The RNA shown here (transfer RNA) has 73 nucleotides and comes from Ludwigia hexapetala.
Lineage of the source: Eukaryota > Tracheophyta > Onagraceae > Ludwigioideae > Ludwigia.

[in-house]
RNA sequence: GGGUCCAUAGCUCAGUGAUUAGAGCAUUUGACUGCGAAUCAAGAAGUCACCGGUUCGAACCCGGUUAGGCCCU
Numbered sequence: 001g002g003g004u005c006c007a008u009a010g011c012u013c014a015g016u017g018a019u020u021a022g023a024g025c026a027u028u029u030g031a032c033u034g035c036g037a038a039u040c041a042a043g044a045a046g047u048c049a050c051c052g053g054u055u056c057g058a059a060c061c062c063g064g065u066u067a068g069g070c071c072c073u
Stems, first nucleotide, its partner, number of pairs: 001072005007066001010025004027043005049065005
């Protein structure tokens, strides 16, 4: 330099065009307990990497950029 994959909550991931974007773990509060753990209930946590485009409507489709993985030279 060329090709290809990936980027969504603190972590691991789901969601491939239409509800106000979700799960597990972690975390916070409460219940329970002599105190904890476990369990149960409730909550907080998101610029869907960034810029632009297509569309009535984009996390999702297209182009570019950035960071990372792999392959070729």
The RNAcentral record of the sequence draws on ENA. It matches the Rfam family "tRNA". About the family: Transfer RNA (tRNA) molecules are approximately 80 nucleotides in length. It is annotated as a transfer RNA.